[in-house]
RNA sequence: AUACCGAAAGGGUAAACCUGGCCGAAAGGCAGGGACGCAAAACUACGGGUCUAAGGCCCUGUUGGCGGGGCUAAGAUCGCCGGGUUGCCGAA
Numbered sequence: 001a002u003a004c005c006g007a008a009a010g011g012g013u014a015a016a017c018c019u020g021g022c023c024g025a026a027a028g029g030c031a032g033g034g035a036c037g038c039a040a041a042a043c044u045a046c047g048g049g050u051c052u053a054a055g056g057c058c059c060u061g062u063u064g065g066c067g068g069g070g071c072u073a074a075g076a077u078c079g080c081c082g083g084g085u086u087g088c089c090g091a092a
Stems, first nucleotide, its partner, number of pairs: 005090002012038002017033003021030003036079001042085003046082003049077003055072007
């Protein structure tokens, strides 16, 4: 010095939950509080998974208006797993 690894220190981040404001059809996101955790819980939806179903397609109730059901990601999640990119510190 590098790789594995994860003691210490200084920092970083922030689950559940709460708040009320904003965005969204929803899932979800953002902000404030909070702290279960995290050395990649940084970035990237690339593969798988999961969540949602506005729109679309199919079926269906109804005279109609208006409803109901099924499928579907182009939506969401990187704090579900894997891949890719980058990266702080240095005890054993």